[in-house]
Overview:
RNAcentral holds the sequence, with entries from ENA and Rfam. The RNA shown here (Bacterial RNase P class A) has 332 nucleotides and comes from Noviherbaspirillum cavernae. It is recorded under the gene name rnpB. Lineage of the source: Bacteria > Pseudomonadota > Betaproteobacteria > Burkholderiales > Noviherbaspirillum. Of the family's consensus pairs, 93% are formed in the model. It matches the Rfam family "Bacterial RNase P class A". Rfam describes the family as follows. Ribonuclease P (RNase P) is a ubiquitous endoribonuclease, found in archaea, bacteria and eukarya as well as chloroplasts and mitochondria. Its best characterised activity is the generation of mature 5'-ends of tRNAs by cleaving the 5'-leader elements of precursor-tRNAs.
Order: sequence, then structure tokens, then C1' cells
RNA sequence: GAAGCAAGCCAGACAGCCGCUGGCCGUCGCAAGACGGCGGGAGGAAGGUCCGGACUCCAUAGAGCAGGGUGACGGUUAACGGCCGUCCGCCGAAAGCCUGGUGCAAGCCAGGUAUAAGGCGAGGAACAGGGCCACAGAGACGAGCGUAUUCAGUUACGGUGAAACGCGGUAACCUCCACUCGGAGCAAUUCCAAAUAGGCACGCAUUGAUGUUGCUCGCGGAGCGUGCGGGUAGGAAGCUUGAGCCGUGGAGUAAUUCACGGCCUAGAGGAAUGGCUGUCAUAGCAGGGCAACCUGCCGUAACAGAAUCCGGCCUAUCGGCUUGCUUCACUU
Repeated sequence: GAAGCAAGCCAGACAGCCGCUGGCCGUCGCAAGACGGCGGGAGGAAGGUCCGGACUCCAUAGAGCAGGGUGACGGUUAACGGCCGUCCGCCGAAAGCCUGGUGCAAGCCAGGUAUAAGGCGAGGAACAGGGCCACAGAGACGAGCGUAUUCAGUUACGGUGAAACGCGGUAACCUCCACUCGGAGCAAUUCCAAAUAGGCACGCAUUGAUGUUGCUCGCGGAGCGUGCGGGUAGGAAGCUUGAGCCGUGGAGUAAUUCACGGCCUAGAGGAAUGGCUGUCAUAGCAGGGCAACCUGCCGUAACAGAAUCCGGCCUAUCGGCUUGCUUCACUU
């Protein structure tokens, strides 16, 4: 330098102005709240909801059947179908090497070769049983068939195909074996609790309660009052301090784990996290320049967006940066 891989990181920065949504403080206010100040406010996947857990409620003596899931070996973890290591199998080369062709040569073309870094594996059992075996082939599952041969299905051969006259293949078909699995999910669950309607108890009420103006008359006329309890609207808790994040050191090949130190990093809830302007930087476009680079334009760019939380997996993704590995070539 070329080619092939692997891992990690970023996801514009700063300033000003105007907003949105929580928290704290101060002033005013009986309160509701108003004003001012300070500070917090989306992601690497917040996504799909596929797997595993925390948490909550319901169920639960024990055993069995049915059903679901997992499947080499060892480790890791709260747990897992995740992750790590090893074994086995498969894949993995532009170049290299080998052979051939062509060419004066450099080279070019074709074929072959074993592997590297690395990638992938639904990787238990086919002598428990059933099913199935494309294409090709005369015949494909379990003993028959074709040709030749023999006293005799007696013997020999059978191009194709993964498998051919068998102790064949297939479990990503049923099945068997081992292990494992209760259900529902924060709209879980808990607390406070209006108006109206309905329920229960007591009292009053056609001998007129009650309403109509505070009272009387009058007029209407079948309910009214008090208490209790349940539910709804609404409010609050659950709610973000956690299998947390960062750094250093130790153990371990690694996943991971231990010790010490530091940090607090959305908590809304019909749902905030936004907009404008300026400067700089990245990408892009145009022009100039041998080049380094300079000038101008553009204006933040992909996928997307919290909703109880966490560990994974999968999927989407503009542009860029860093590190490492392997092979080959060249230079010193």
C1' cells in the first nucleotide's frame, strides 16, 4: 500500500431571545393561585413486544394426564432460548501456490488447491415404533425390478442418485429420552373520595310532609329529611436509588465477578422535552489551484421518539471517527 474481517464510539457545538413541562427557594395571598429566581427535561435503538426476570394480585397438600419450551460439553447470571470458552460440522481468497493455454517478454485467460482472520449451526436419539425420500434413474423403502445365468429367486451385475438390491437418509414430520414451565399483567394493585341516580336503616308524611318569598293565607301535591355503606368522575400512591452509572485496582482466556472511591442522570401522565437568529465545525454542490488548500452557496441532515423498571434478542439507521486481526506485495 491492496484486499478481507472484527470490536468500540459519536449521532452537531456554542451564544442570545421566545416558549412547554416537572422540582426547589423567595415574595404576595385565608385559600386557589400569581410573580420572580435557580436547576432538571428522549434513544442507540426510547421501536417490535420475541425471550427471561423484578414487582403486584389471584390460585396453590401431593401425584398424574394433556399441552408448551429447551437440547454437544463446560462456565456465567437474579434468570434466560442470552452471553463466554472448547469440541465437532459447514462456509470463508482479490492475492499466493500448482497445472494448462497464449505471448519474444511483461503479462493475460482458464482450471485446480489447502487454508487465514473470521462467519454460521433448530449440534440429544434413526438398534423402540410409525411416516416420508424431490430430480435423475427401468426400478426408491422394502423387498420387489431389469439384464444375463441356473435343476432351482440359483448366482452375478445394475449407468442414475444423497441413498440401489443395506445394519441407507430424514427427528426444521410424528415420536422417544432428559430437563423445565401455575395464571394475569402498572389499564397490575392500594388509598382518599364529589354531584346525580339507585340501595339499606330510622324518622316525618293524604289527619297534607315537602315545594312555592323569611312568615301567614292561597295554589300545587307524594314523597321528604337524617345517617350509613358500595360504586363512578376526580385526586394520590405504585414511579424511578437501581441486578444503577463512572473511574481505579484485583481474580478469570473470556462472559463475568470482587474491593475501594466518586456521582444522582426525565418521571410526564391524553401525555412536556420545542421554535427563531447568529457564529463555528462536518457532509454536500459550484468555481479556482499541479497540490496542500482557498472562495461562494446550502443549513444539520438517517432511523426514530420515553409511559412500572431491568437483562437480552431482533429489526431500522445519513454521515463519520478510533482500535485491533489475517493474507499478500513493496521499501528500509